Predicted 3D model of a 92-nucleotide RNA (TPP riboswitch aptamer (THI element)) from an uncultured SAR116 cluster alpha proteobacterium.

Parts: sequence; structure tokens; C1' cells
RNA sequence: CAUUAUUAACAGGGGUGCUUUUUUAAAGCUGAGAUAUACCCUAUAAACCUGAUCUAGAUAAUGCUAGCGGAGGGAGUUUAUUAUGCGAUUAU
Repeated sequence: CAUUAUUAACAGGGGUGCUUUUUUAAAGCUGAGAUAUACCCUAUAAACCUGAUCUAGAUAAUGCUAGCGGAGGGAGUUUAUUAUGCGAUUAU
């Protein structure tokens, strides 16, 4: 000096579905998160969007699971620490 991983600060991005009832509101299912001063994500192989009123399986039902998907897009700077690589200096 560069790179990987992790931490912190500030900033930014994103989704919020299905079912029951008295359909306000409450309860149930999955999940990190279903409008939560929360959760997740910000060098990209999964935060999220498009494809998608998609396909297959399951379910009381639903992006519930898998495929699609190493597809195409997608929001960042700095600090600290560890490790690795390269170069320079000093000593032996």
C1' cells in the first nucleotide's frame, strides 16, 4: 500500500402476506421481520424488486416449501482490530 473477515459511527435501501370471527379490533400460520422508533440489507450466490395472475409439491389458506436463481436489477463512506500478499528501511 492492497485484499479478506469482524466491530463502531453516521447515512441510506426494503418488505409487511394468508385464515377465522363481531371483519373496528382480536386471535391463529410461516418467518429475522407481516406497519415494529423494530427487523434485515448496503462490493451482489438471496435484504428486496422484475419475471409472476409463473411451474411443481404441500396446506385450513398463503411466495408455506422448492424451482426459476451462479437470470436481470438493486442502497456507503469513514474508523478500529485480526489475517494474508507485495514493496521499502534498519539490524544481524
Its mean pLDDT, the model's own confidence on a scale to 100, is 76. It matches the Rfam family "TPP riboswitch aptamer (THI element)". Its family is annotated with thiamine pyrophosphate binding in the Gene Ontology. Rfam's curators write: Vitamin B(1) in its active form thiamin pyrophosphate (TPP) is an essential coenzyme that is synthesised by coupling of pyrimidine and thiazole moieties in bacteria. It was read from a public genome assembly, where an Rfam model found it.